[in-house]
Transfer RNA from a Phycisphaerae bacterium, 75 nucleotides, folded computationally. Its Rfam family is "tRNA". Rfam describes the family as follows. Transfer RNA (tRNA) molecules are approximately 80 nucleotides in length. Model confidence (mean pLDDT): 82 of 100.

RNA sequence: CGGGGCGUAGCUCAGCCUGGUUAGAGUGCUUGACUGGGGGUCAAGAGGUCGCUGGUUCGAAUCCAGUCGCCCCGA
Numbered sequence: 001c002g003g004g005g006c007g008u009a010g011c012u013c014a015g016c017c018u019g020g021u022u023a024g025a026g027u028g029c030u031u032g033a034c035u036g037g038g039g040g041u042c043a044a045g046a047g048g049u050c051g052c053u054g055g056u057u058c059g060a061a062u063c064c065a066g067u068c069g070c071c072c073c074g075a
Base pairs, nucleotide, nucleotide: 001074002073003072004071005070006069007068010027011026012025013024020058029045030044031043032042033041034040051067052066053065054064055063
């Protein structure tokens, strides 16, 4: 320098290909109930401007362009 993969909740990830419900799961966290307490189980809740910027569109996590970080391959 060129090509490819990944980036979404504190953590691990799905959803993207085929644009459209209020953006989800597990785990963790907070509160409550059960228990003498711990652990555990159950219920409820908080937590995201989907790496960043811009564009297309009535509408973008999803499509397009640029860019940043990490990893792999080639030179």